[in-house]
Small-subunit ribosomal RNA, central domain from an uncultured bacterium, 347 nucleotides, folded computationally. The prediction has a mean pLDDT of 85. Rfam family: Bacterial small subunit ribosomal RNA. Its family is annotated with ribosome and structural constituent of ribosome in the Gene Ontology.
Context: one part of a larger RNA
RNA sequence: UUGGGGUUAAAAGGGUGCGUAGGCGGUCUUUUAAGUCAGCGGUGAAAUUUAGGGGCUCAACCUCUACCGUGCCGUUGAUACUGGGAGGCUGGAAUGCGGAUGCCGUGGGAGGAAUGUGUGGUGUAGCGGUGAAAUGCAUAGAUAUCACACAGAACACCGAUUGCGAAGGCAUCUCACGAAUCCGCAAUUGACGCUCAUGCACGAAAGCGUGGGGAUCGAACAGGAUUAGAUACCCUGGUAGUCCACGCAGUAAACGAUGAAGGCUAGCUAUUGGCGAUAUACAGUCAGUGGCUAAGGGAAACCGAUAAGCCUUCCACCUGGGGAGUACGCCGGCAACGGUGAAACUC
Numbered sequence: 001u002u003g004g005g006g007u008u009a010a011a012a013g014g015g016u017g018c019g020u021a022g023g024c025g026g027u028c029u030u031u032u033a034a035g036u037c038a039g040c041g042g043u044g045a046a047a048u049u050u051a052g053g054g055g056c057u058c059a060a061c062c063u064c065u066a067c068c069g070u071g072c073c074g075u076u077g078a079u080a081c082u083g084g085g086a087g088g089c090u091g092g093a094a095u096g097c098g099g100a101u102g103c104c105g106u107g108g109g110a111g112g113a114a115u116g117u118g119u120g121g122u123g124u125a126g127c128g129g130u131g132a133a134a135u136g137c138a139u140a141g142a143u144a145u146c147a148c149a150c151a152g153a154a155c156a157c158c159g160a161u162u163g164c165g166a167a168g169g170c171a172u173c174u175c176a177c178g179a180a181u182c183c184g185c186a187a188u189u190g191a192c193g194c195u196c197a198u199g200c201a202c203g204a205a206a207g208c209g210u211g212g213g214g215a216u217c218g219a220a221c222a223g224g225a226u227u228a229g230a231u232a233c234c235c236u237g238g239u240a241g242u243c244c245a246c247g248c249a250g251u252a253a254a255c256g257a258u259g260a261a262g263g264c265u266a267g268c269u270a271u272u273g274g275c276g277a278u279a280u281a282c283a284g285u286c287a288g289u290g291g292c293u294a295a296g297g298g299a300a301a302c303c304g305a306u307a308a309g310c311c312u313u314c315c316a317c318c319u320g321g322g323g324a325g326u327a328c329g330c331c332g333g334c335a336a337c338g339g340u341g342a343a344a345c346u347c
Base pairs, nucleotide, nucleotide: 004318005317007301008300013315015202016201017200018199022195023194024193026089027088028087029086030085031084032083034082035081036078037077038076039075040074041073042072043071050066051065052064053063054062055061092192093189094188095187096185097184098183099182100181101180104178105177106176107175108174109173110172111155115151116150117149118148119147120146121145122144126137127136163170164169207248208247209246210245211244212243217241221237222236223235224234259314260313261312262311263310264309267292268291269290270289271288272287273286274285275284296303297302320347321346322345329340330339331338332337
């Protein structure tokens, strides 16, 4: 205790995008006068309050007069700003043209290494595993090695402080389709913009449904060890799963623990993609990705043009710990569960 706050301490940025309502909105001229400002008029009950006077012996109390009154209505004006109307502009935004870039997405095709299995050959007594062992495998010929075949999954090196994507995420090669970003030109439109409650879409892993697939690894489970015990860590196996198609689910330390957009505020250095220039050098410039710092900020750690600095707009969020992300209700889901989300009590 609406004042302030949210990288961490210390509660708090929605997982991400698109976008409706709403909020906010570049520059010039003109008009209007809704907001705004000023004058005047009306209203603004009485009681009460305040000032002055009067009456009860005083006071309280009663009474008279005056003042006051946010505001509301009408009217006459002002026009800087905001709003409405009209007409321009090009700096914001978008389009176009010309280049460039990438592990961006979807679908198809192809490849080699490794692993496992099968068949055959060589070959003989062990192999495997561990801290040491054992379970396990093996004379019905294993392990090792050679040849052939098949299967599924993942793509060593390149590889990086690299790159791309809104986020989740994305890496063998190639083709097709789709999307995006950046740079240059300044041709076109002429504020078309920013943000975004509700909504819609996307959203790792695990999980669920149906149907495939099943090499590896491997929850559960079994056995062997270890141990006082060992429902573990270690070992041998091993089901779901891991993979594909379609559908659901909708959560994560979904993290930069840092919402989005715009403007401003010294530099140095590395690097990715452009541009201009004869040029690989050197410096410049635009867009990104890192490191160190000026001013400044911060309790500090640190941040520092990719801000946590100085400002503006919009959205979401926080308000002591526990109880509790629980109960109840509602919504969603096949379920698991998710979303919303208290209180008593207690310190």